The RNA shown here (transfer RNA) has 74 nucleotides and comes from a Candidatus Helarchaeota archaeon. The coordinates come from a structure-prediction model, not an experiment, and the mean pLDDT is 83. Rfam family: tRNA. By type it is a transfer RNA. RNAcentral records the identical sequence in 2 taxa.
This record gives sequence, C1' cells and structure tokens, in this order.
RNA sequence: GACAGGGUGGCUGAGCCAGGUAAAGCGUUGCGCUGUUAACGCAAAGAUCGCAGGUCCGAAGCCUGCCCCUGUCG
Repeated sequence: GACAGGGUGGCUGAGCCAGGUAAAGCGUUGCGCUGUUAACGCAAAGAUCGCAGGUCCGAAGCCUGCCCCUGUCG
C1' cells in the first nucleotide's frame, strides 16, 4: 500500500442484507424476600450506534472521506 472482518449502555453482544423512535445477558440502583449476606422475584435508570459530511420526510443500516482494532497478501 491492497483486500477482508470489526467499532452499538459500564462490560458482552443482536439489529445493518431489505431505512421507519436500538433487543438480550451481565453489571448498577431501588423495593420485596431473608435473622444477615448471597441467591431468587419485581421495577427503574443507562447507548445522539468510531468521527465528519452527503442523500432522504426520516439514517445504527445507503453514499463519500477519515480514525482505531484484528487478520491475509504485497
């Protein structure tokens, strides 16, 4: 330098092909339960989706450029 895969709550990780208000698990907080803790049950908060533009009524998903991680090739 070329190509491929990836970047989404604190962590893991779906959703992207086919645009329409972002799942789930763990964790956190509160309550219940318990002599207490853990476990268990219920509830809540938490993600402008790597960055910047473009298209569109509307973008995590499409288009352009760039950054970062992994791998292959040179």
Taxonomically the source falls in Candidatus Helarchaeota (Archaea, Promethearchaeati).